[in-house]
Context: one part of a larger RNA
Molecule: large-subunit ribosomal RNA, domain VI
Organism: mouse gut metagenome
RNA sequence: CGGAAGAUAUUUGAAGGGAGCUGUCCUUAGUACGAGAGGACCAGGAUGGACAUACCGAUGGUGUAUCAGUUGUCACACCAGUGGCACGGCUGAGUAGCUAAGUAUGGAAGGGAUAAACGCUGAAAGCAUCUAAGUGUGAAGCCCACCCUAAGAUAAGAUAUCUCAUACCGUCAAGGUAGUAAGAUUCCACGUAGACUAUGUGGUUGAUAGGUUGGAGGUGUAAGUGUAGCGAUACAUGUAGCUGACCAAUACUAAUAAAUCGAGGG
Numbered sequence: 001c002g003g004a005a006g007a008u009a010u011u012u013g014a015a016g017g018g019a020g021c022u023g024u025c026c027u028u029a030g031u032a033c034g035a036g037a038g039g040a041c042c043a044g045g046a047u048g049g050a051c052a053u054a055c056c057g058a059u060g061g062u063g064u065a066u067c068a069g070u071u072g073u074c075a076c077a078c079c080a081g082u083g084g085c086a087c088g089g090c091u092g093a094g095u096a097g098c099u100a101a102g103u104a105u106g107g108a109a110g111g112g113a114u115a116a117a118c119g120c121u122g123a124a125a126g127c128a129u130c131u132a133a134g135u136g137u138g139a140a141g142c143c144c145a146c147c148c149u150a151a152g153a154u155a156a157g158a159u160a161u162c163u164c165a166u167a168c169c170g171u172c173a174a175g176g177u178a179g180u181a182a183g184a185u186u187c188c189a190c191g192u193a194g195a196c197u198a199u200g201u202g203g204u205u206g207a208u209a210g211g212u213u214g215g216a217g218g219u220g221u222a223a224g225u226g227u228a229g230c231g232a233u234a235c236a237u238g239u240a241g242c243u244g245a246c247c248a249a250u251a252c253u254a255a256u257a258a259a260u261c262g263a264g265g266g
Base pairs, nucleotide, nucleotide: 001152005163006162007161008160009159010158011157015149016148017147018146021049022048023047024046025045026044027043033038051106052105053104054103055102059100060099061098062097066093067092068091069090070089071086072085073084074083075082076081110144111143112142117137118136119135120134164265166178167177168176169175183261184260185259186258187203188202189201190200191199208254209253210252211250212249213248214247215246217243218242219241224237225236226235227234228233
């Protein structure tokens, strides 16, 4: 820009893409077959490998500053208590998120038309012949079926709902301009989104982010004080204290204010 007014939701599916793999074991059955050795088709079930997709409840990994321990040194006047630096100084754990080695799921089943092949009926050619007319069976392959995208599918689809039938110019008109409606955007607070954009949530008629409060989870019993001990230290107060991302509540702070676009229809 188009889709014969302008919008918001929900969709149909022309078309395109993806997937498509396979082992072993058990039963049938030591049956059919075979002198024996050996050993099935058909049919039914179980369990794997590789691959793909999704997810983080469990098992784990990571988790650059969440907690604790600890070495050296410097600083806060000193003690105590803290902080900086040393690969996050080192070590032990670990929330959210991300993740695999973890978990779940998938290939299936089914239908249609066929290939090779095997047939039925059957002449040319009184026989024979699957083929010439006619008509079947038949594959991991083809078309559906399964998953995803999809109306710029210009043949531009469908359904529901919303907005309404202004002003000016133009000889009525075609058309143009302007302010609006529904709606959308700029802008702002953000994340389940993200290079930017886009996308999703929210913008005071508000829980969008921060803060605060409570909780979950983590760490593992803070500081201070007291008691015991010469002391290192231990115990009590006290499953404490601290706590990034998680879950809620709460307008305390910030989403203010404002602007722009956007129909008048055959």